[in-house]
RNA sequence: GGUAGAGGCGCAGCUUUCAAAAGUAACGAGACCGUUUAAUUCCGAUGAAAAGGCUCGCGAAAGGGGACGCUGCCGAAGCGCUGUGUUUGCGGAAGGGCACAGCCGCUGGUAUACGGCAUAAUAUGCCCUGUACUGUCACGUAAUGUGGAGAGCUAUC
Numbered sequence: 001g002g003u004a005g006a007g008g009c010g011c012a013g014c015u016u017u018c019a020a021a022a023g024u025a026a027c028g029a030g031a032c033c034g035u036u037u038a039a040u041u042c043c044g045a046u047g048a049a050a051a052g053g054c055u056c057g058c059g060a061a062a063g064g065g066g067a068c069g070c071u072g073c074c075g076a077a078g079c080g081c082u083g084u085g086u087u088u089g090c091g092g093a094a095g096g097g098c099a100c101a102g103c104c105g106c107u108g109g110u111a112u113a114c115g116g117c118a119u120a121a122u123a124u125g126c127c128c129u130g131u132a133c134u135g136u137c138a139c140g141u142a143a144u145g146u147g148g149a150g151a152g153c154u155a156u157c
Base pairs, nucleotide, nucleotide: 001157002156003155004154005153008074010073011072012071013070014069016067017066018065027057028056029055030054032053033052040094041093042092043091044090077107078106079105080103081102082101083100084099085098086097087096088095108134109133110132111131112130113129115127116126117125118124136148137147138146139145
């Protein structure tokens, strides 16, 4: 250097289905309210029979989640930063969303608690810190252990 493997409620993706989102948004109607508006923030333009609110009618979907199944795998994957493209009513700036690329940046894995972020959400995901369990290697013990990190470990050529 090549090949093949292991960790376990193991990781990610996809179809179907279910709940929720929600009686929400949009749309329609109103003889009602309302005034220099509304849209992620700022500036500007547009805009008035408005915007917006209220009442009635009608009435979704996406993202996220659960379950079965299938597929690909064991830096599986997740996060962070940078850059490019695209999108966010019109123009500009900032911020946000999505996709791609890069860094040999952080994290072995699972669960869980406080806090924080996202979200309709107490679901769920992510981040910091801690705790427990677990796998691996090294060191060591009478026995309990201590420490490291996946760029690792085991087998083999």
Overview: Lysine riboswitch aptamer from a pig gut metagenome, 157 nucleotides, folded computationally. The sequence is in RNAcentral, with records from MGnify.